[in-house]
RNA sequence: GUUCCGGUAGCUCAGUGGAUAGAGCAACGCACUCCUAACGCGUAGGCCGCCAGUUCGAUUCUGGCCCGGAACA
Repeated sequence: GUUCCGGUAGCUCAGUGGAUAGAGCAACGCACUCCUAACGCGUAGGCCGCCAGUUCGAUUCUGGCCCGGAACA
């Protein structure tokens, strides 16, 4: 340099052109316990890498850029 894959919650990941974007773990609170852990219940935490475009509507589709990874050279 070329091609491909990925970027969504603190972490690991799902998700699909449609109205409030989800799960597990972690965090916090409550309950339980002599105490701790585990289990149980609940709460908070995101505007989906950035900029444009298409569309009535974009996290999803298209283009460019940035970042990470793989292969080739």
This is a predicted structure of a 73-nucleotide RNA (transfer RNA) from a Candidatus Woesebacteria bacterium. Lineage of the source: Bacteria > Bacteria candidate phyla > Candidatus Woeseibacteriota. Rfam family: tRNA. Gene Ontology term of the family: triplet codon-amino acid adaptor activity. By type it is a transfer RNA. The coordinates come from a structure-prediction model, not an experiment, and the mean pLDDT is 81.